This record gives sequence, C1' cells and structure tokens, in this order.
RNA sequence: GGGUAUGUAGCUCAGCGGAAGAGCGCUCGCCUCACACGCGAGCGGUCGCAGGUUCGAACCCUGCCAUACCCACCA
Repeated sequence: GGGUAUGUAGCUCAGCGGAAGAGCGCUCGCCUCACACGCGAGCGGUCGCAGGUUCGAACCCUGCCAUACCCACCA
C1' cells in the first nucleotide's frame, strides 16, 4: 500500500428499511433475624464519525477513524 471482517447500554451480544432489545451488571422494593438465592420494578444508547439515497436508515451507498486477520513491499 491492497483486501476481508467487526464497531449497537458499563460488559457479552441480538436486531439487516417502519425507528432499539436480551442476558449479566447497577439502583430500589419484596422475601429473610441477617446475608445469599429467588421475585418485581427502575436507571442506562448522538447504533464508531461525517455525508448521501429514501416518505422513513442501526440496516442501503460513499468517505474517514479504530481493532483483528490475510496479501504485497521491506535498504
């Protein structure tokens, strides 16, 4: 330098045009003498960044950034 994949909640991930969810975690409550377990509720998101397409974009297109891998180069 070229290519492929990934980037979504604090963490691990789902969601692939109709507008964002799960598990774990955190907070509160119930339960218990108390803790743990269990049960219930809640908090938490510029969907990597910026443009474009569309009535509508996390999802499609373009550029850029980050990470991993492959190839090439290497005095």